[in-house]
RNA sequence: GGCUCAUCCAGAGGGGCAGAGGGACCGGCCCGUAGAAGCCCCGGCAACCGCGCGCACGAAGUGUGUGGCAGGUGCCAAUUCCGGCCUGCGGCGCAUCCGGCCCGCGGGGAAGAUGAGGA
Numbered sequence: 001g002g003c004u005c006a007u008c009c010a011g012a013g014g015g016g017c018a019g020a021g022g023g024a025c026c027g028g029c030c031c032g033u034a035g036a037a038g039c040c041c042c043g044g045c046a047a048c049c050g051c052g053c054g055c056a057c058g059a060a061g062u063g064u065g066u067g068g069c070a071g072g073u074g075c076c077a078a079u080u081c082c083g084g085c086c087u088g089c090g091g092c093g094c095a096u097c098c099g100g101c102c103c104g105c106g107g108g109g110a111a112g113a114u115g116a117g118g119a
Stems, first nucleotide, its partner, number of pairs: 003117006013042005021031003025084004043076003048072002050069001051067007080111001085108007093101002
């Protein structure tokens, strides 16, 4: 870097160094000199893996339920901040020959992120 599967409307910030960016990309809209990114310390959230217990499947193990010990990750502005492609309903607002555009509320997907697995 790529593949498979699961999840993504919940939750959780202080300090030090630093000094202008950041929210993946694009558009929007935000955050930021009352201090962005990055690094460090401490704290926290959560429960994917791990761990304990129960159950099922003869065993290893796998599946499932549960606990919350917290070891490996992850995360701690805004739903993954919203949208991007397709589509349903509504407004009948704009445009109208047709096709359409816009706004609101949904559904599905794409992309991305994280975990686990495996090559």